[in-house]
Molecule: transfer RNA
Organism: Candidatus Undinarchaeales archaeon
RNA sequence: GCGCCGGUAGUCUAGCUGGCCUAGGACAUCUGCCUGCCACGCAGAUAACUCGGGUUCAAAUCCCGACCGGCGCA
Repeated sequence: GCGCCGGUAGUCUAGCUGGCCUAGGACAUCUGCCUGCCACGCAGAUAACUCGGGUUCAAAUCCCGACCGGCGCA
C1' cells in the first nucleotide's frame, strides 16, 4: 500500500432484511429494603450507538469518506 472483518454505557454484549417500549441484557457504581453489621437476595436510579457527509417522511441499521483495532497478502 491492497483486501476482509469489526467499533453500541466503566466492562462484556443483543439489535444491523430501516419505524415496534423511551436502544435491551449481564457485571460494575449509587440509593433504598432486608440484617445487630457485612455479604447474599430484592426493588430502583445513573450511564452508550467512533467522527463527518449522503439517501429517506424516518438511520445504531443502507451508501461514501475519515479515524481506531484485528486478520490476511505484498